[in-house]
Context: one part of a larger RNA
RNA sequence: AUUGAACGCUGGCGGCAUGCCUAACACAUGCAAGUCGAACGGCAGCGCGGGGAGCUUGCUCCCUGGCGGCGAGUGGCGGACGGGUGAGGAAUGCAUCGGAAUCUGCCCAGUCGUGGGGGAUAACCCGGGGAAACCCGGACUAAUACCGCAUACGACCUUCGGGUGAAAGCGGGGGACCGUAAGGCCUCGCGCGAUUGGAUGAGCCGAUGCCGGAUUAGCUAGUUGGCGGGGUAAUGGCCCACCAAGGCGACGAUCCGUAGCUGGUCUGAGAGGAUGAUCAGCCACACUGGGACUGAGACACGGCCCAGACUCCUACGGGAGGCAGCAGUGGGGAAUAUUGGACAAUGGGGGCAACCCUGAUCCAGCAAUGCCGCGUGUGUGAAGAAGGCCUUCGGGUUGUAAAGCACUUUUAUCGGGAACGAAACAUUGUCGGCCAAUACCCGGCAAGACUGACGGUACCCGAGGAAUAAGCACCGGCUAACUCCGUGCCAGCAGCCGCGGUAAUACGGAGGGUGCAAGCGUUAAUC
Numbered sequence: 001a002u003u004g005a006a007c008g009c010u011g012g013c014g015g016c017a018u019g020c021c022u023a024a025c026a027c028a029u030g031c032a033a034g035u036c037g038a039a040c041g042g043c044a045g046c047g048c049g050g051g052g053a054g055c056u057u058g059c060u061c062c063c064u065g066g067c068g069g070c071g072a073g074u075g076g077c078g079g080a081c082g083g084g085u086g087a088g089g090a091a092u093g094c095a096u097c098g099g100a101a102u103c104u105g106c107c108c109a110g111u112c113g114u115g116g117g118g119g120a121u122a123a124c125c126c127g128g129g130g131a132a133a134c135c136c137g138g139a140c141u142a143a144u145a146c147c148g149c150a151u152a153c154g155a156c157c158u159u160c161g162g163g164u165g166a167a168a169g170c171g172g173g174g175g176a177c178c179g180u181a182a183g184g185c186c187u188c189g190c191g192c193g194a195u196u197g198g199a200u201g202a203g204c205c206g207a208u209g210c211c212g213g214a215u216u217a218g219c220u221a222g223u224u225g226g227c228g229g230g231g232u233a234a235u236g237g238c239c240c241a242c243c244a245a246g247g248c249g250a251c252g253a254u255c256c257g258u259a260g261c262u263g264g265u266c267u268g269a270g271a272g273g274a275u276g277a278u279c280a281g282c283c284a285c286a287c288u289g290g291g292a293c294u295g296a297g298a299c300a301c302g303g304c305c306c307a308g309a310c311u312c313c314u315a316c317g318g319g320a321g322g323c324a325g326c327a328g329u330g331g332g333g334a335a336u337a338u339u340g341g342a343c344a345a346u347g348g349g350g351g352c353a354a355c356c357c358u359g360a361u362c363c364a365g366c367a368a369u370g371c372c373g374c375g376u377g378u379g380u381g382a383a384g385a386a387g388g389c390c391u392u393c394g395g396g397u398u399g400u401a402a403a404g405c406a407c408u409u410u411u412a413u414c415g416g417g418a419a420c421g422a423a424a425c426a427u428u429g430u431c432g433g434c435c436a437a438u439a440c441c442c443g444g445c446a447a448g449a450c451u452g453a454c455g456g457u458a459c460c461c462g463a464g465g466a467a468u469a470a471g472c473a474c475c476g477g478c479u480a481a482c483u484c485c486g487u488g489c490c491a492g493c494a495g496c497c498g499c500g501g502u503a504a505u506a507c508g509g510a511g512g513g514u515g516c517a518a519g520c521g522u523u524a525a526u527c
């Protein structure tokens, strides 16, 4: 000088930060990932419309998917992000610089398509089993779910002859024509398929650097390399068969211990040393161990399966669970917060949108934990009051300190006013594009409504009144600051030197002083 600190005494306010360093110990409860009806069949509930019945004439009941919508279900996208933790790991890791044998949903740009069929299955209904979790059978049905066929610019395979493989629809608007209608048809938007390039993200390889121990000196059979194959998005002993006998090591292999790494942070003139909280990048993990499935992406925190430990339910047959998400509880500990508010902003997921979800986030609460700022009054005031302490008894000191007088009102309290953070998406007008079209849709410009958790908060104005606000450590030397009393090697102090055995500036108290100040000391730790 510093700290994610703790402890003791004390404590007025605000701003900004920070807050389980220990048991990766166990967890009650609530919330933390949903969304789309413009993919689909439907209709449990709610509202509207229509019909019927009862009547107490404005209520009840029933029927009806016609409409708004929508529980459950099929389907799509997202649950691989965001959030947490640092157990493991000394290299499959991180940092920096390179590389070639790769993939990449959504997004951007380009090219070409989107034709015609089929069979199922949830939901619903019926029946059955089970305490439950849930499961089984029968019958019906839809799709942007599933499967063939056709076509193939480009793509892939190829013995260069050829061969292989796609798709899905939904919504808005509409003049003529067709159609009883739905609609066909046209057009716009969102989608879908194939492919090229980009962007982003990810996988892989190499070089260099990255703690301690030699009281660890030899280590290694898929081991090192080759040929051929398998596997992967992709290279490779990654895996396998065969062949060769290699490979690493005092420039420290192997083994043991310790540890997430980095940007940074602390210190220091620097070199260096120490460290890796908060914030940011990467990695690893998700009760412990193992495994794969789905998918563009996982070997997947709030998914699945198996094994284990633990906890819970049970009708004893069988089931359920995983806070190292946000709060919160017990425990451990010197020690670390609310079972709060809101999606208003920023960002994310879904959706054409409206919107929904979001313990990410933004806020509020608690804590002097830290940094910064402010205040606890200002001026005047000598009879140098009283009291305290000391005294050589003259006085000295506390001390302009107080009182008194004159002011001020920050803060606190009360009253009133009152934000920025919120301009967008909507809407209207106009211009342009698209188009058969003055619809729709898209873009530019202009006008312009709505929307605030914080919060009646910041801030401003006003009211009264010095009113609401000072402690802590130290005073032998180092080291700024001295006397008296008590004690008598006792009680005690102490960072080092050392004090205390009858005048102790060193113990305890008091007066006085010194230093910091809403803090001050102590302890711990680093330079």
Base pairs, nucleotide, nucleotide: 001526002525003524005523006522007521008520009519012374013373014372015371016370017369018367019366020332025330026329027328029327030326031325034077035076036075039074040073042070043069046068047067048066049064050063051062052061053060054059055058084285085284086283093210094209095208096207097206098205099204102202103201107198108197109196110195111194112193113192114191115149117147118146125138126137127136128135129134155164156163157162169190170189171188172187173186174185177184178183211257212256213255218248219247220246223245224244225243226242228240229239230238260282261281262280263279264275265274266273267272287308288307289306290305291304310321311320312319313318338364340363341362342361346360347358348357349356350355377407378406379405380404387398388397389396390395413463414462415461416460417459421454427447428446429445430444431443432442433441471516472515473514474513475512476497477496478495482511483510484509485508486507492499493498
Molecule: small-subunit ribosomal RNA, 5' domain
Organism: uncultured bacterium